This is a predicted structure of a 355-nucleotide RNA (Bacterial RNase P class A) from a Dehalococcoidia bacterium. Lineage of the source: Bacteria > Bacillati > Chloroflexota > Dehalococcoidia. The sequence was found by an Rfam model in a public genome assembly. The coordinates come from a structure-prediction model, not an experiment, and the mean pLDDT is 77.

[in-house]
RNA sequence: CAAGUAAACCGGGUGACCGCCCCCCUUCUUUAGAAGAGGGGAGGAAAGUCCGAGCUCCGCCGGGCAGGGUGCUGGGUAACGCCCAGGAGGGGUGACCCUACGGAAAGUGCCACAGAAACACACCGCCCCUAACGGGGCAAGGGUGAAAUGGUGAGGUAAGAGCUCACCAGCGGCUGGGUGACCAGUCGGCUGGGCAAACCCCAUCCGGAGCAAGACCAAAUAGGGGGACAUAGGGACGCUCGGCCUGUCCCUGGGUUGGUCGCUUGACCCUGGUGGUAACAUCAGGGCUAGAUAGAUGGUCACCGUCCUUCAGCAAUGAAGGAUACAGAACUCGGCUUACAGGUUUACUUGGCCU
Numbered sequence: 001c002a003a004g005u006a007a008a009c010c011g012g013g014u015g016a017c018c019g020c021c022c023c024c025c026u027u028c029u030u031u032a033g034a035a036g037a038g039g040g041g042a043g044g045a046a047a048g049u050c051c052g053a054g055c056u057c058c059g060c061c062g063g064g065c066a067g068g069g070u071g072c073u074g075g076g077u078a079a080c081g082c083c084c085a086g087g088a089g090g091g092g093u094g095a096c097c098c099u100a101c102g103g104a105a106a107g108u109g110c111c112a113c114a115g116a117a118a119c120a121c122a123c124c125g126c127c128c129c130u131a132a133c134g135g136g137g138c139a140a141g142g143g144u145g146a147a148a149u150g151g152u153g154a155g156g157u158a159a160g161a162g163c164u165c166a167c168c169a170g171c172g173g174c175u176g177g178g179u180g181a182c183c184a185g186u187c188g189g190c191u192g193g194g195c196a197a198a199c200c201c202c203a204u205c206c207g208g209a210g211c212a213a214g215a216c217c218a219a220a221u222a223g224g225g226g227g228a229c230a231u232a233g234g235g236a237c238g239c240u241c242g243g244c245c246u247g248u249c250c251c252u253g254g255g256u257u258g259g260u261c262g263c264u265u266g267a268c269c270c271u272g273g274u275g276g277u278a279a280c281a282u283c284a285g286g287g288c289u290a291g292a293u294a295g296a297u298g299g300u301c302a303c304c305g306u307c308c309u310u311c312a313g314c315a316a317u318g319a320a321g322g323a324u325a326c327a328g329a330a331c332u333c334g335g336c337u338u339a340c341a342g343g344u345u346u347a348c349u350u351g352g353c354c355u
Stems, first nucleotide, its partner, number of pairs: 001351010012304007020041004025036004043326001047337002050335005055210004060243006067206005072086005087101001088099004102201002107199002109195003123142002125138005150168006169191001171188007214261004224252006233246003268287008305324008
């Protein structure tokens, strides 16, 4: 200097004029309301509505089945499908990154086509016997395929084969290390695949609905009319069994659809200490940071900043033109996923050059 990897931050500023919403104070009016002063007023994702909760209401008691989520190990957390640290497998020269990562020896199922054959029957071929027909042996060579009786090499054999041996893979035993997933060493027989993001098995977890939840106040009228059931119907998201409780369902028609609360002090934020590899925990100090309701947080003008293009210039720089990201709370948090013009910073890796 170039190319990368991981993480964090900013993402417009200043002034003038005018205009909104909330809180609180003063004055006037006094049911409402009006004026003035002070303070505050969208995000890192507010998006998606994919997970987990807080909160609210509803659950008659018990049993069985169904259904759904997660899936290596340990830790964190209110909890999670999240985060941290490890293990195994894979990718990359590397910094680093990815994983739907329990079980195929409980069972069922699938592996098209090609190929002799896809839970194993030999197409070509090799060897032995026979004059020939034909018989016997082989799975080492060739072929097909994603995958074919573990792989490579040597010995051995009629020709071959773990038949024997060496090294390796797989499987199992023993010993040691580790909380554990696993790792290392050693011994052994010689060994028939893959798919569970197929059904399934195993372990573990799971009430329902949701702020349009729900609570209260005010107002209005026709709780009017008709029909069915009672061995029925109903009592949590499905089915079923037992007990317990209980009057339900359908059609038509009328009134209200206004206001207050919920609504922002929180598993909250910032700084520092201690413990921990870390996620995080704990202690001390400091802070209060929207609460709208057809939905406020803005509009106009001027200058500046940043970036891009062109021109001039050795360069610094100057001039002109253009652009200035993704995007907008609606009960609140912890996550994940997605979008983002441009700019800044830190650490690490690789390559080149110089010293």